A computed fold for a 482-nucleotide part of an RNA from an uncultured candidate division WWE3 bacterium, annotated as small-subunit ribosomal RNA, 3' major domain. It matches the Rfam family "Bacterial small subunit ribosomal RNA". Its family is annotated with structural constituent of ribosome and ribosome in the Gene Ontology. It was read from a public genome assembly.

Context: one part of a larger RNA
RNA sequence: UGACGGGGGCUCACACAAGCGGUGGAGCAUGUUGCUUAAUUCGAGGCAACACGAAGAACCUUACCUGGGCUUGACAUCAAUGGAUUAGUUCUGUGAAAGCAGAAUGACGCCUUACCGGUGGAACAUUGACAGGUGCUGCACGGCUGUCGUCAGCUCGUGCCGUGAGGUGUCGGGUUAAGUCCCUUAACGAGCGAAACCCCUAUUGUUAGUUACCAUCGCGUAAUGGCGGGGACUCUAACGAGACUGCCGGUGAUAAACCGGAGGAAGGUGGGGAUGACGUCAAGUCAUCAUGGCCUUUAUGCCCAGGGCCGCAAACGUGCUACAAUGGUCGAUACAAAGAGGACCGAGACCGCGAGGUAGAGGAAAUCUCGAAAGUCGACCCCAGUUCGGAUUGGAGUCUGAAAUUCGACUCCAUGAAGCCGGAAUCGCUAGUAAUCGCAGGUCAGACAUACUGCGGUGAAUGUGUUCCUGAGCCUUGUACA
Numbered sequence: 001u002g003a004c005g006g007g008g009g010c011u012c013a014c015a016c017a018a019g020c021g022g023u024g025g026a027g028c029a030u031g032u033u034g035c036u037u038a039a040u041u042c043g044a045g046g047c048a049a050c051a052c053g054a055a056g057a058a059c060c061u062u063a064c065c066u067g068g069g070c071u072u073g074a075c076a077u078c079a080a081u082g083g084a085u086u087a088g089u090u091c092u093g094u095g096a097a098a099g100c101a102g103a104a105u106g107a108c109g110c111c112u113u114a115c116c117g118g119u120g121g122a123a124c125a126u127u128g129a130c131a132g133g134u135g136c137u138g139c140a141c142g143g144c145u146g147u148c149g150u151c152a153g154c155u156c157g158u159g160c161c162g163u164g165a166g167g168u169g170u171c172g173g174g175u176u177a178a179g180u181c182c183c184u185u186a187a188c189g190a191g192c193g194a195a196a197c198c199c200c201u202a203u204u205g206u207u208a209g210u211u212a213c214c215a216u217c218g219c220g221u222a223a224u225g226g227c228g229g230g231g232a233c234u235c236u237a238a239c240g241a242g243a244c245u246g247c248c249g250g251u252g253a254u255a256a257a258c259c260g261g262a263g264g265a266a267g268g269u270g271g272g273g274a275u276g277a278c279g280u281c282a283a284g285u286c287a288u289c290a291u292g293g294c295c296u297u298u299a300u301g302c303c304c305a306g307g308g309c310c311g312c313a314a315a316c317g318u319g320c321u322a323c324a325a326u327g328g329u330c331g332a333u334a335c336a337a338a339g340a341g342g343a344c345c346g347a348g349a350c351c352g353c354g355a356g357g358u359a360g361a362g363g364a365a366a367u368c369u370c371g372a373a374a375g376u377c378g379a380c381c382c383c384a385g386u387u388c389g390g391a392u393u394g395g396a397g398u399c400u401g402a403a404a405u406u407c408g409a410c411u412c413c414a415u416g417a418a419g420c421c422g423g424a425a426u427c428g429c430u431a432g433u434a435a436u437c438g439c440a441g442g443u444c445a446g447a448c449a450u451a452c453u454g455c456g457g458u459g460a461a462u463g464u465g466u467u468c469c470u471g472a473g474c475c476u477u478g479u480a481c482a
Base pairs, nucleotide, nucleotide: 001482002481003479004478005477007476008475009474010473011472012471013470015466016465019429020428021427022426023425026321027320028319029318030317031316032315033314034312035311042053043052064307065306066305067304068303069302070301073130077129078128079127080126081125082124088105089104090103091102092101093100094099108121109119110118111117132296133295135294136293137292142289143285144284145283146281148279153192154191155190156189157188158187159168160167161166172183173182174181198273199272200271201270203241204240205239206238207237208236209235213230214229217228218227219226244267247261248260249259250258251257323422327381328380329379330378331377332376333375339370340369341368344363345362349358350357351356388419393414394413395412396411397410398409399408435458436457437456438455439454440453441452
């Protein structure tokens, strides 16, 4: 100087408490361990691995296994030699395909040309350099990332103090979300962080008015901004305004600031996002990429078919659906936002109980299309393993795709399992939040999405405390630790 303490003081955080909803019990989905396997490819491992890499494994992907093949190679550059049998196209045999063997046809530039011929680039063949490797080492590395933690810290110059390591500044008194600011002060200043600058959102003005809007005037319809028109309103999207402790009162050292109030759409960081200091964990990644070294070279490279990554006594994590009446079923009916659309979105119509099919208007979109559910109104169910719950299984189908057996989703009929609110333990959340309800998108032929990323609808309870648990910051103290 640090680190540590079941030392002390001060302070903070959904850390606890107060509350709401879960997980742990059930069924299923998914990841992991284990076991199995020819293979069940690899990585990730307390928090910070386990719906993680994977924003989508039937083939492909694919790295694994079995079998069949290739050896200058699927890909790059160079050199030498070769011939015109070259590139390309078509075909035959064999084969599961890849491949192997063979046949036919047959280009291009330049020179010379009637043709022949010569030569060259590309290409091909052979040979040699070399290619290739998702092989090893993340404890050789770059880059990127997680974490402490959006915690308030981490440092420097000069000066001063100390033999020195180092200290001071950065301590102390207040204050703050904050090393934020004020005061004091052997310190005076400065930097990286905090804050601000950036984006979205809440109010409003100006400008603009189509594809959006419709108050007033008119036309028209069974009905609809449908049409003329309008620039008010909503909205759209560009530029502004607005919030700064600015004003008032109180407290305070007359300071910083805090408490209350006014006005205001918004009040003390208004709400949310992006933004992550010096460093820690030899943290993670050689399988994104890049790369040193090592290893491999008729194989640890490359191609192909099939299989596997989906196996199932068991264990764990993360979720979905439930156990019901604040509910279930049936009928009627209302209201979003944000997105997406050309090998695409697909209206209205017809067919089908339905998944869907036929045909197809419009739309590269504020124009057309995809489009809510909880809710509301009415009816039934009457507390039951049920009109709860939907697993599982049988049958019949639809769609995508060469192809749904291993191994797809969806529909219909039948079947109708466990489950009556879950032990010890444990997680999230402080407001448009939790809870609950649906919608969209990416990936994508299809899809095992209940995942992920967004969007809106309905919309609470509790706390104003810091004794304790956990983590963190500052000061101080002890130490036989570094």